The RNA shown here (transfer RNA) has 72 nucleotides and comes from Ferruginibacter sp. It matches the Rfam family "tRNA". From the family's description: Transfer RNA (tRNA) molecules are approximately 80 nucleotides in length. Its family is annotated with triplet codon-amino acid adaptor activity in the Gene Ontology. It is annotated as a transfer RNA. The sequence is in RNAcentral, with records from ENA. Taxonomically the source falls in Ferruginibacter (Bacteria, Bacteroidota, Chitinophagales, Chitinophagaceae). Its mean pLDDT, the model's own confidence on a scale to 100, is 83.
RNA sequence: UGUGACUUGGUGUAAUGGUAACAUGUCGGUCUCAUAAGCCGAAGGAUACAAGUUCGAAUCUUGUGGUCGCAA
Numbered sequence: 001u002g003u004g005a006c007u008u009g010g011u012g013u014a015a016u017g018g019u020a021a022c023a024u025g026u027c028g029g030u031c032u033c034a035u036a037a038g039c040c041g042a043a044g045g046a047u048a049c050a051a052g053u054u055c056g057a058a059u060c061u062u063g064u065g066g067u068c069g070c071a072a
Base pairs, nucleotide, nucleotide: 001071002070003069004068005067006066007065010024011023012022013021018055026042027041028040029039030038048064049063050062051061052060
């Protein structure tokens, strides 16, 4: 310099253009002599950023960042 993939709660991942879900973790409760496990509940996301298309965008389009790879 060229080219490709990826970017979503703390972490790992889902979601056919139509209310962003699951697991794990965190916090509270229950259970126990106690801890763990189990059970119940809660908080935690403006889906990397900015535009565009659309009645409606995490999803489609464009640009900009970031991470990882390939080639030189």